[in-house]
Molecule: transfer RNA
Organism: Candidatus Pacearchaeota archaeon RBG_13_33_26
RNA sequence: GUCCCGGUAGCUCAGCUGGUAGAGCACAUGACUGUUAAUCAUGGGGUCGUAGGUUCGAGUCCUGCCCGGGACG
Numbered sequence: 001g002u003c004c005c006g007g008u009a010g011c012u013c014a015g016c017u018g019g020u021a022g023a024g025c026a027c028a029u030g031a032c033u034g035u036u037a038a039u040c041a042u043g044g045g046g047u048c049g050u051a052g053g054u055u056c057g058a059g060u061c062c063u064g065c066c067c068g069g070g071a072c073g
Base pairs, nucleotide, nucleotide: 001072002071003070004069005068006067007066010025011024012023013022019056027043028042029041030040031039049065050064051063052062053061
């Protein structure tokens, strides 16, 4: 330099044929308990890497760039 894969909640990851973004763990509150832990219930938390484009509508499609990993030279 060229090509491929990935970037979504604090962490690990889903997200279908484009239609108002979720799970597990973690965290907070409550219940339970002599206390903690465990368990159960409820809740908070996201400009979906970034800048544009297409579209009535983009996490999803297209382009540039950034970051991580890999292949080739």